Predicted 3D model of RNase P RNA and transfer RNA as a complex of 432 nucleotides.
RNA sequence: GGAGUUGGCUGAACGAUCGCCGCCUUGCUUGCAGGGGGGAGGAAAGUCCGGGCUUCAUAGGGCAGGGUGCCAGGUAACGCCUGGGCGGCGCGAGCCGACGGAAAGUGCAACAGAGAGCAGACCGCCGAACGAUCUUGUUCGCAAGAUGCGUGGUAAGGGUGAAACGGUGCGGUAAGAGCGCACCGCGAGUCUGGUAACAGACCGGCACGGCAAACCCCACUCGAAGCAAGACCAAAUAGGUGUCCAUACGCGCGGCCCGCGCGGGACACGGGUAGGUUGCUUGAGCGCAUUGGUGACGAUGCGCCUAGAUGAAUGAUCGUUCUCGACAGAACCCGGCUUAUAGGCCAACUCCCCUU
RNA sequence: GUCCCUAUCGUCUAGUGGCCUAGGACGCCGGCUUUUCAAGCCGGUAACCGAGGUUCGAAUCCUCGUGGGGACGCCA
Numbered sequence: 001g002g003a004g005u006u007g008g009c010u011g012a013a014c015g016a017u018c019g020c021c022g023c024c025u026u027g028c029u030u031g032c033a034g035g036g037g038g039g040a041g042g043a044a045a046g047u048c049c050g051g052g053c054u055u056c057a058u059a060g061g062g063c064a065g066g067g068u069g070c071c072a073g074g075u076a077a078c079g080c081c082u083g084g085g086c087g088g089c090g091c092g093a094g095c096c097g098a099c100g101g102a103a104a105g106u107g108c109a110a111c112a113g114a115g116a117g118c119a120g121a122c123c124g125c126c127g128a129a130c131g132a133u134c135u136u137g138u139u140c141g142c143a144a145g146a147u148g149c150g151u152g153g154u155a156a157g158g159g160u161g162a163a164a165c166g167g168u169g170c171g172g173u174a175a176g177a178g179c180g181c182a183c184c185g186c187g188a189g190u191c192u193g194g195u196a197a198c199a200g201a202c203c204g205g206c207a208c209g210g211c212a213a214a215c216c217c218c219a220c221u222c223g224a225a226g227c228a229a230g231a232c233c234a235a236a237u238a239g240g241u242g243u244c245c246a247u248a249c250g251c252g253c254g255g256c257c258c259g260c261g262c263g264g265g266a267c268a269c270g271g272g273u274a275g276g277u278u279g280c281u282u283g284a285g286c287g288c289a290u291u292g293g294u295g296a297c298g299a300u301g302c303g304c305c306u307a308g309a310u311g312a313a314u315g316a317u318c319g320u321u322c323u324c325g326a327c328a329g330a331a332c333c334c335g336g337c338u339u340a341u342a343g344g345c346c347a348a349c350u351c352c353c354c355u356u
Numbered sequence: 357g358u359c360c361c362u363a364u365c366g367u368c369u370a371g372u373g374g375c376c377u378a379g380g381a382c383g384c385c386g387g388c389u390u391u392u393c394a395a396g397c398c399g400g401u402a403a404c405c406g407a408g409g410u411u412c413g414a415a416u417c418c419u420c421g422u423g424g425g426g427a428c429g430c431c432a
Base pairs, nucleotide, nucleotide: 001352002351003350004349005348006347007346008345009344010343012321013320014319015318016317017316018315020039021038023036024035025034026033027032028031041327045338046337048336049335050334051333052332053226054225055224056223060258061257062256063255065222066221067220068219069218070084071083072082073081074080085099086097087096088095089094100217101216105215106214107211108210122158123157124154125153126152129151130150131149132147133146134145135144136143137142166184167183168182169181170180171179185206186204187203189202190201191200192199193198230278231277232276233275240269241268242267243266244265245264249263250262251261252260271431272430273429285304286303287302288301289300290299291298292297322325357428358427359426360425361424362423363422366382367381368380369379374412383401384400385399386398387397388396405421406420407419408418409417
C1' cells in the first nucleotide's frame, strides 16, 4: 500500500419566524393571557418467540394437542445470548449448522434395474465338486486332458439407480469373498481425561444402509385470552320479537373428562347509545466508577428522569454550511429474533506485496 | 391497535410427497361447418405469490418475506 474478518458508534448541522401535543408555573375577569421546559427509532416494522400487567378458580388433576432438542452456563423468561464439543467452509483472522433417538415399533423409496431391505444374478468370471460329450492312454477297473452343455460356485469387473448389505491395498483362491492381514470406517466392550457434550488408547468383529422439516419414542416445557384486557362515572330504552337447545342439561370454560362456581343458553331480526376518567408510562430503566467472572452476565456506590396522543402531536417557511442526506413514524410496557437501511467514523485481528 | 384466514392459467377451481411434462370448466386464438352470425366439433394458448432449506424427488413439508381479505365497543 492492497484485500479482508469481527465488534461497536453514527445516521446532516446551525440560526430565525409561525404553528401542533403533553407538563410545570405566574396573573386575574375561572377560561383566557404570559413565561419556562420536553416531544420518535435502530429498527418505532413483521407480529415470529419470551415475560410483566389484567380478567377468567389464588389456574387445580388427567387425556389430547403444541413447542423446543449436542453439552454446560446466563437470564424474570425464551426458540435469545455466552463458552465449549462435533461436523462443514476458508491459506488465515474467522464464518455456518432444526446437531436427541433408525439396535422400541409402524411406514416410505416413483422411474430404471437381475435385485431396494435380514435383497439379488442380466452381461460376466470359474471349472474345485457331480453329471454329459469328445480326445488320448490303458493293467479294461479306470486315469489324464478338453468343451463350458446341465446341476453348480462367485459377487472381482460391467450395467441400473439418489441409494446395491463396509472402503483402499496386499496376500489368498478354480474363480472369488473380512477368508486372512495393514490402514480408514464401525461398535450396546474396557480403561483414562473431562461437570458434561466428547476425546484418546486398547479390544472386538464386519453385523447394524437412508429418511423422524413421515408417524413415532425419549427428555424438558406450555391453562385460556388479550389494554377494543380490565376498573369507574355518565347517557340511552323496545332489558323487545322469532327459531332452536336444555335440568341425565347449559354457561363461566378455551379440544375432551374430572373438579369448582353459577342457573338459563345459542342464533337471527329489530332498537338505543357511541361521551368522559383511569389503566398510561419510574422501568427486569439509563449513565459513570469500583469489583467477581474466559464470557454472556452479576454485585455495590453515586448521579439522572428521557413522548404519552385518542381522528390521534413532533410540522412549515426563510437564511447559512457540508460529504447533499438510506430504511423508515411511538399507541400498555419490556427482553429477543427476523426483515429493510445511502453513507461516515473507531478499535482489534488476518492474508498478500513493497521498503528498512 | 389486537386476533385470524388466504394465495394454482385472464376468471372459478382439482391436487394432501413420485403415475404433474400440474387436470377440468368458462374465456381467448386458429381451423372445420354455414350464404353469414350463433350453436356444435377439432386443435392451441395460459398458472403453482417470492427467496432459502429438508428430501433421491416439493404446488404439497419447514423457515423468512410479499400481497389480498375478514372479525373485534357498550346497553347485553
Rfam match: Bacterial RNase P class A. Rfam's curators write: Ribonuclease P (RNase P) is a ubiquitous endoribonuclease, found in archaea, bacteria and eukarya as well as chloroplasts and mitochondria.